[in-house]
Molecule: SAM riboswitch aptamer (S box leader)
Organism: Acidobacteriota bacterium
RNA sequence: AUCUUAUCCAGAGUGGUGGAGGGACGGGCCCUGAGAAGCCACGGCAACCGGUCCCGCGGAAGCGGGGCGUCGAGGUGCUAAUUCCCGCCCGUAACGGGAAAGAUGAGGU
Numbered sequence: 001a002u003c004u005u006a007u008c009c010a011g012a013g014u015g016g017u018g019g020a021g022g023g024a025c026g027g028g029c030c031c032u033g034a035g036a037a038g039c040c041a042c043g044g045c046a047a048c049c050g051g052u053c054c055c056g057c058g059g060a061a062g063c064g065g066g067g068c069g070u071c072g073a074g075g076u077g078c079u080a081a082u083u084c085c086c087g088c089c090c091g092u093a094a095c096g097g098g099a100a101a102g103a104u105g106a107g108g109u
Base pairs, nucleotide, nucleotide: 001109002108003107004106005105006104007103008102013042014041015040016039017038021031022030023029025087026086027085028084043079044078045077048075049074050071051068052067053066054065055064056063057062083101088098089097090096091095
C1' cells in the first nucleotide's frame, strides 16, 4: 500500500512546549490568541488483540458463547460536537433503512 472481516447514537483531560490553524474530502456548521495542529509528561476511557475464568459442541486439534480492567508498568486505539451534520440509493417530507467514503482492531498478500 492493498484485500478480508468486526465495530463506529456509549465513554474518557490536565500540564509543558509550540505558535495558526483544526474538525479526512466538498458544502454547512463549529472549535481556536481566554492559544489550533504537532511534540512531550502524567492521567483517563474502552475492551479489538493478548491474559484469565466459566459454559456448550468435539475423540482430539479446534470451533462457538459468556464473565473479569484490582488484568498494578501486556499490544494497539481513543479522550469537543453520533464518524459534528449532509453528500449516493430507496421509502414524497420530518424521519427511517441501505450503500459509499473514512476511522480503529484482527488476520492475509